[in-house]
Context: one part of a larger RNA
Molecule: large-subunit ribosomal RNA, domain I
Organism: Pseudomonadota bacterium
RNA sequence: CCAACAAUGGAUGCCCUGGGCGUUUGUGCCGAGGAAGGACGUAAAUGGCAACGAUAUGCAUCGGGGAGGAGCCAUUAUCCCGCGAUCCGAUGGUUUCCGAAUGGGGCAACCCUGCCGCAGAAGAUGCGGCAAGCGCUGCAUAAAAACGGCCGAAAGGCCGUCAUAGUGCACCGCAGGAUACCGGGUGAACUGAAACAUCUCAGUAGCCCGAGGAAAAUAAAUCAAGUACGAGAUUCCGUGAGUAGCGGCGAGCGAAAGCGGACCAGCCUAAACCCCGAUUCGUCGGGGGGUUGCAGGGCUCUCGAUAUGGGAUGCGUAUGUCGGUAGCAGAACACCGUGGAAUAGGUGGCCAAAGAACGUGACAGCCGUGUACGCGAAACCGUCAUACCCUCUAGAGAGUACCUAAGUACCAUGGGCCACGAAGGGCCUGUGGGAAGCCGGGUCAACCACGAUCCAAGGCUAAACACACAAACGCACCGAUAGUGAACCAGUACCGUGAGGGAAAGGUGAAAAGCACCCCGGAAGGGGAAUGAAAUAGUACCUGAAAUUGUUGGCUA
Repeated sequence: CCAACAAUGGAUGCCCUGGGCGUUUGUGCCGAGGAAGGACGUAAAUGGCAACGAUAUGCAUCGGGGAGGAGCCAUUAUCCCGCGAUCCGAUGGUUUCCGAAUGGGGCAACCCUGCCGCAGAAGAUGCGGCAAGCGCUGCAUAAAAACGGCCGAAAGGCCGUCAUAGUGCACCGCAGGAUACCGGGUGAACUGAAACAUCUCAGUAGCCCGAGGAAAAUAAAUCAAGUACGAGAUUCCGUGAGUAGCGGCGAGCGAAAGCGGACCAGCCUAAACCCCGAUUCGUCGGGGGGUUGCAGGGCUCUCGAUAUGGGAUGCGUAUGUCGGUAGCAGAACACCGUGGAAUAGGUGGCCAAAGAACGUGACAGCCGUGUACGCGAAACCGUCAUACCCUCUAGAGAGUACCUAAGUACCAUGGGCCACGAAGGGCCUGUGGGAAGCCGGGUCAACCACGAUCCAAGGCUAAACACACAAACGCACCGAUAGUGAACCAGUACCGUGAGGGAAAGGUGAAAAGCACCCCGGAAGGGGAAUGAAAUAGUACCUGAAAUUGUUGGCUA
């Protein structure tokens, strides 16, 4: 050096109770009735996980179900069960201690107290209950001050009146958690610009507040058009379009109308005026009325109608409907030989509204669980429909000039948002100034005129759109250095004062049949024997590559 056989090692192949990503449908907050999350307990023996809570591996009721059962690792013992257990579903009950933690304290899961009730001879003891804070409302009580009067030289004192603060009691609510999605507030830097400051990253990440099953937005002081067409709330998708633009005109940023779709829905106040009540005479409260831009409404007068139709209401009631939370039923195969085993092969059959899938000792339509078709709820929950209750629904003309949201619009200046970085427009806003009120006011990208269009300064509003979870189904997704960090008792072990960081680790066999017994050895281990199809499948267990090690043989300058 070559080869064989071993050893070591755990690659590779095969595998999947684990993951990843979707589709459809459904569901969407929990909590002082004590949550989320935990501590400690609970079994015949009990270490961990899971379950449960001193009624503790479970209790009750109502349903389902029908032979075994007392969860798993994982046994032994003792029990339970056709008088129906275990198990599954629904509704209740119990639910130690900590934790918002709430009687007070505290180094969480511990310590200490007051009052009431019951038991008790008892102020011992035991059991049960109450006792934190904030807000709204109601009830009760009620100051100082102020006002009035009296006394006083003054300081001040006394009395009275109306309160309010405060205090007490009661109902209800809040708190804390989860936080993916949503709204608001606040708000970076690395980075890019090949440096860097405007700019970018980005209104992103982070932090804070708040809400819902969705949130937000939403019914034009909107767009459009530019000499005259038109559109008709919002939201989401596609397009418009990397266009118009913005930009140390650098890097980069980047619309809108319109069009095509999804979905479609519009309403209620304030005011004028009228009525009622209260009033400190200023006004306030309730009801009617009224809600818009070809202006509308009120008031006065004239004319006209007397019926129906609509609704987004609900924690409602009733009935029905369809679902959810357990289930039921469900067709059809045998033999021969091979084999450890038949689902493979051979022979002959059968079912099929079922030839989806998984399991079963090798590949099963006909073995099992299932699948197709069909059926099912005492209880609880939901969908939809109808009825009841509830609510909305009448105009036209003339006159009148009463009303139509004020520190608002608008202007100046500073800032922010609009794709738009101050040249300019819109929207929001700090500071200062500050209208009109229908013969009014905003917008149409400086501004003016004409023209067009719309009515701000009050409010509400489903659906289409986001996310999470559950179930069912799917995948030219992964297959243990992959796929979740986690296929395995993983957010574990371990590291860190802490915030936080964060692994490795799957496979005997069809079945433990997991090697009785004998031998060597102190044991580990080994040799026989036995099991098994196989033991070079022996729990350090499928396959068992390479580096590396040993033994044997061969070769060599």